[in-house]
This is a predicted structure of a 72-nucleotide RNA (transfer RNA) from Solanum lycopersicum. Its Rfam family is "tRNA". It is annotated as a transfer RNA. The RNAcentral record of the sequence draws on Rfam. Model confidence (mean pLDDT): 81 of 100.
RNA sequence: UCCUUGGUAGCUCAAUGGUAGAGCGGUCGGCUGUUAAUCGAUUGGUCGUAGGUUUGUAUCCUACUUGGGGAU
Repeated sequence: UCCUUGGUAGCUCAAUGGUAGAGCGGUCGGCUGUUAAUCGAUUGGUCGUAGGUUUGUAUCCUACUUGGGGAU
C1' cells in the first nucleotide's frame, strides 16, 4: 500500500429499508432474623464520524477513524 471483517445501553450481543431490543448490570421495593437466591417496578442509546441515495436508513453507497485477520 491492497484485500477482508467488526464498531449498537456500563458489559456480552440481536434487529427484512418502516417507532432500536434481549440477557447480565444499576436503582427502588416485596419476601427473611440477616445475607444470598428469588419476585415486582424502574433505569437505560448522537446505532464509531461525516456526506450521499431514499417518502423513510443501525441496515444501501462513498470517504474518514479505530479493532481483528490476510496479501505484498